[in-house]
Context: one part of a larger RNA
């Protein structure tokens, strides 16, 4: 000097990112308990007293009287609490080993497949699973308790549906064409009475062989429709009221449609520490309100929301060595000597 534990004047969060660590609180009983609420709950809410021990009466709970101590739940062990906001309805689950949350999941809701040899998954297959289940089911997908609610757009991308018409593969189909040569024509050479032999050019049946046009040819796209709790997406400009500002209203321009309810400087706001009000001496932060929403917005949920939370965030009240500002004490390390 470090570590672990104890105390500690007067101050009590000045500390610090933050009350991070400690300290406080604690048990029985009995009194009493607020906004809010889903009436079940909040709640051990909060706030407050009591608690030992001898005598004596009683069968007893118990009542009357007396006693010690700083201390009577005498020691361990045994909830700090409030008031407001944010997310998540809750119990639950997670990144074994740096994250326990607002993430996951969830009960609830919706859309969608599937009619049973289901659908969906696995497999090369037989088969398994689903299910010894049958649409009050069994799979995909998104939403996430409850309350109110869940708006316009089918233009694009998807998905279902539908078949007239255009395009269209493979195969069918073979009009033609190229090679190929029996022979035929011709022409050179040789060879002869003649017939003829070699070689060339030209045409060339049949067949083989490559090739190959019209025609034909499903689904698919193209096309027409439906669908947004499907993927998504949801304007500009200019004018205009008897102070002024400010537009209820009008014009015009583009769109598939131009954001409805609701909520908003918000887990979303750049400008920003917006501006106005709480709270404090003094507030970028908190909490009410405003709307100018850069860039909120309805199951990619919207808004509230009792209870819940080792959540976050900002107050207060008890309480403390976090501090102002260190000091003492205990056990252990370290240093040094041995």
């Nucleotide at each position: 000097u470090c570590a672990u534990g104890g105390c500690u004047a007067a101050g009590g969060a000045a500390c610090u990112a933050g009350g991070c660590a400690a300290a406080u609180u604690a048990g029985u009983c009995c009194u009493g308990u607020a906004a809010c609420u889903u009436c079940g709950g909040g709640a051990u809410a909060a706030a407050g007293g009591a608690c030992c021990c001898c005598c004596a009466a009683g069968c007893a709970a118990u009542u009357g009287g007396g006693g010690c101590g700083c201390a009577g739940a005498g020691a361990a062990a045994u909830g700090g609490c409030c008031c407001a906001g944010g997310c998540g309805a809750c119990u639950g689950u997670u990144u074994a080993u740096c994250a326990a949350a607002a993430a996951c999941a969830c009960a609830u809701g919706g859309c969608u497949u599937u009619g049973c040899u289901a659908a969906a998954u696995u497999u090369a297959a037989u088969g398994a699973u689903g299910a010894u289940g049958u649409a009050u089911a069994a799979g995909g997908c998104c939403u996430g308790a409850c309350a109110c609610c869940u708006g316009c757009c089918c233009g694009g991308u998807g998905c279902u549906g539908g078949a007239a018409g255009g395009u269209u593969a493979a195969g069918a189909g073979g009009a033609g064409g190229g090679c190929u040569u029996a022979g035929u024509g011709u022409u050179a050479c040789c060879a002869u009475c003649a017939c003829g032999g070699u070689g060339g050019c030209a045409c060339g049946a049949a067949g083989g062989u490559c090739u190959g046009a019209a025609u034909u040819g499903a689904a698919g796209c193209c096309c027409c429709a439906g669908u947004a709790a499907a993927c998504g997406g949801c304007g500009g400009c200019c004018g205009u009221a008897a102070c002024u500002a400010u537009a209820a209203c009008g014009g015009u321009c583009c769109u598939a449609a131009g954001g409805u309810a609701g909520c908003g400087a918000a887990a979303u706001u750049c400008c920003u520490u917006g501006u106005c009000g709480g709270g404090u001496a003094a507030g970028u932060u908190c909490c009410g309100a405003c709307c100018u929403g850069c860039a909120c917005g309805a199951a990619u949920g919207g808004u509230g929301u009792a209870a819940c939370g080792a959540u976050c965030u900002g107050g207060g009240c008890a309480c403390u060595g976090u501090c102002u500002c260190a000091g003492c004490c205990a056990c252990g390390a370290g240093c040094u000597c041995g």
Large-subunit ribosomal RNA, domain IV from a marine sediment metagenome, 338 nucleotides, folded computationally. The RNAcentral record of the full RNA draws on MGnify.